[in-house]
The prediction has a mean pLDDT of 77. This is a predicted structure of a 78-nucleotide RNA (c-di-GMP-I riboswitch aptamer). Of the family's consensus pairs, 94% are formed in the model. The sequence was found by an Rfam model in a public genome assembly. It matches the Rfam family "c-di-GMP-I riboswitch aptamer". Gene Ontology term of the family: cyclic-di-GMP binding.
RNA sequence: AAUACGAAAAGGCAAACCCAUCGUAAGGUGGGGACGCAAAACUAAAGGGUCCUGAAAUAUGGAUAGCCAGUUAUCGAA
Numbered sequence: 001a002a003u004a005c006g007a008a009a010a011g012g013c014a015a016a017c018c019c020a021u022c023g024u025a026a027g028g029u030g031g032g033g034a035c036g037c038a039a040a041a042c043u044a045a046a047g048g049g050u051c052c053u054g055a056a057a058u059a060u061g062g063a064u065a066g067c068c069a070g071u072u073a074u075c076g077a078a
Base pairs, nucleotide, nucleotide: 005076006075012037013036017032018031019030020029021028022027035066041071042070043069047068048067049064050063051062052061
């Protein structure tokens, strides 16, 4: 230094649920709240999985990164 790993300290994020709001919906956003997280950071136009669908349409549609994945990255004991 790289890879792997996750003790300590510092700092960070924030599930369920509640309130407000947007959406047909899955879900999103803001506030409260913490189940957890070493990538729970970013990416949905790399790909797979899962979920949703009123009008129009039956797919080159939508949602999910806290399902896998891709990219980048903080700290430092064993």